[in-house]
Predicted 3D model of a 105-nucleotide RNA (SAM riboswitch aptamer (S box leader)) from Chitinophaga pinensis. The model forms 100% of the base pairs in the Rfam consensus. The sequence was found by an Rfam model in a public genome assembly. Taxonomically the source falls in Chitinophaga (Bacteria, Pseudomonadati, Chitinophagia, Chitinophagaceae). Model confidence (mean pLDDT): 75 of 100.
């Protein structure tokens, strides 16, 4: 980097540095931000998958340390399709894209 599978409305922040935009990309909206965001570092915390252990074994429960990810808002919301219809709004599901974990190449 590519592919496969699974998950994505739960959870978890303080300090220091730094100084202007940031919330993946495009557009629109909405929001965060000089009461210092985004980011980096330190410390702390949260969670999931795999592995392992136990059991009543397509599952359930537990799990120290190590590895990984995360710690504003549902992946911040919408965009394409379906439900579904003249239009608009609200809603549900699916897809696309993305992120993470495990596995394969």
């Nucleotide at each position: 980097c590519a592919c496969u599978u699974a998950u994505c409305c739960a959870g978890a922040a303080a300090g220091a540095c730094g100084g202007a935009g940031g919330g993946a990309a495009u557009a629109g909206g909405c929001c965060c931000u000089a009461u210092g965001a985004u980011g980096u570092c330190u410390u702390g915390g949260c969670a999931a998958a795999a592995a392992c252990u136990a059991c009543u074994u397509u599952g359930u429960a537990g799990c120290a340390g190590a590895g990984u990810g995360c710690c504003a808002a549902c992946a911040c919301c919408u965009a394409u399709c379906u439900c579904a219809a003249u239009u608009a709004g609200a809603g549900a599901g699916a897809a696309c894209u993305g992120a993470u974990a495990a596995g394969u190449g």